[in-house]
Annotation
Large-subunit ribosomal RNA, domain IV from an uncultured Opitutales bacterium, 314 nucleotides, folded computationally. Its Rfam family is "Bacterial large subunit ribosomal RNA".
Context: one part of a larger RNA
RNA sequence: ACCUCCCUAAGGAACUCGGCAAAUUAGCCCCGUAUCUUCGGUAGAAGGGGCGCCCCUUUGGGGGCCGCAGUGACCAGGGCCAACCGACUGUUUAGCAAAAACACAGCUCUCUGCUAACACGCAAGUGGAUGUAUAGGGAGUGACAUGUGACCAAUGCGAAAAGGUGAACGUCCGUUGUGCAAGCUUCGGGCCUAAGCCCUCGUGAAUGUCGGCCGUAACUAUAACGGUCCUAAGGUAGCGAAAUUCCUUGUCGGGUAAGUUCCGACCUGCACGAAUCAUGUAACGAGUUGGCCGCUGUCUCGGGGAGGUGCUCA
Numbered sequence: 001a002c003c004u005c006c007c008u009a010a011g012g013a014a015c016u017c018g019g020c021a022a023a024u025u026a027g028c029c030c031c032g033u034a035u036c037u038u039c040g041g042u043a044g045a046a047g048g049g050g051c052g053c054c055c056c057u058u059u060g061g062g063g064g065c066c067g068c069a070g071u072g073a074c075c076a077g078g079g080c081c082a083a084c085c086g087a088c089u090g091u092u093u094a095g096c097a098a099a100a101a102c103a104c105a106g107c108u109c110u111c112u113g114c115u116a117a118c119a120c121g122c123a124a125g126u127g128g129a130u131g132u133a134u135a136g137g138g139a140g141u142g143a144c145a146u147g148u149g150a151c152c153a154a155u156g157c158g159a160a161a162a163g164g165u166g167a168a169c170g171u172c173c174g175u176u177g178u179g180c181a182a183g184c185u186u187c188g189g190g191c192c193u194a195a196g197c198c199c200u201c202g203u204g205a206a207u208g209u210c211g212g213c214c215g216u217a218a219c220u221a222u223a224a225c226g227g228u229c230c231u232a233a234g235g236u237a238g239c240g241a242a243a244u245u246c247c248u249u250g251u252c253g254g255g256u257a258a259g260u261u262c263c264g265a266c267c268u269g270c271a272c273g274a275a276u277c278a279u280g281u282a283a284c285g286a287g288u289u290g291g292c293c294g295c296u297g298u299c300u301c302g303g304g305g306a307g308g309u310g311c312u313c314a
């Protein structure tokens, strides 16, 4: 020097990507407890006080004793504020990822009338189900609250006794070869004609899509307003520099002595947006981010100690 521990003046996050690690806290009883809330909770919130032994006692209380120390060892929550994501308990990459991913109750669409749809199987058969639409299968979304806009042009799906197109067979006409013939055979044309496709209509919690330019108000600026082009229709509500913002450390406000992070606003949304859901949301989280208190060898900046490994000698 290394490993595992213990202690440490003064300071107390100055360390660092980041309080990583360590420390603080801790048991039982009593007092007390904000904000928010789905009224259940949040909550052990937070923050305080007590704790041993002996004697008396009406069990209310009174008196006394010892130590530095009475949950005397072991065991044994740090707390708070704010934001994002996911409602929650759960599940997952056995062996680098536990999460915001998966699942989930709930919501919606769609298929299925029972020998069900669907699935396995060559079949027999079996599951579905000893079930029967309050059932079963498939798909999406994901508690709850408020909501879920426009577009059916494209693609998909559904419907439709018309029409167009439409193969073989069939039928009719012509034709080639062969044969005495019946026939077999080659080619061409007409008619007929299933599904499909075209055509028509519908359908978005189906796949999806949701504009541009110019002008205009008595300061300026801006444009409620007007013009024009294009489209199937031009993004509604709500949210917005966001897990989405390139320019960007946008600008303003807050917090700090100082803040590319964080919180609140603004809206110029490069490139949010409504079940690939939108916006909120109590509770919950070994999730992510910012801040505060407490606490500390993380640090200023080191020091001391114990055990071990190792090494040397025996």
Stems, first nucleotide, its partner, number of pairs: 002308007010300002014298001019295001027051005036041001038143001052065005066070001078293007085285002090102002106141007118127003144280004149210003154207002156203004163198003170191005177184002211229005238272001239269001250266005